[in-house]
Molecule: transfer RNA
Organism: marine eukaryotic metagenome
This record gives sequence, structure tokens and C1' cells, in this order.
RNA sequence: CGGCAUAGCUGAGUUGGUUUAGCAGCUGCCUUGUAAGCAGCAGACGGGGGUUCGACUCCCUCUGCCGGC
Repeated sequence: CGGCAUAGCUGAGUUGGUUUAGCAGCUGCCUUGUAAGCAGCAGACGGGGGUUCGACUCCCUCUGCCGGC
């Protein structure tokens, strides 16, 4: 100086307008039972401030991680 920070984990998110999926978890169906399969549920924007009718998104700052000089 630059990049990154979103659910327990891995990732997406368009010009700022209801935050999305996979795995994992829970409930139900199915099965003699388990697994698999099917249906549903819950779960997150690193902290603080600013701009705006409205911020994961734009601006400032702090923290942590990565990289460059």
C1' cells in the first nucleotide's frame, strides 16, 4: 500500500430496495430397524460511526487474517 471478513462449515449476493444455496443440525414421512430418499423448520452480514426514505452493498475508523514494497 492492496485484498478479504455473510449461518456450525464451505461459498453466492446484479446499479443500494424481503440475504441465497450445499453440507451439517432439528421435526415429520418412508423402513422391521439404520442408512439413503422425500417434505418442512431453525440458523448469519467482524466492532463503532457517517451518508440515505432505505446500507451486506457507498464513505471513515478500529480489530483480525492474507499478500506486496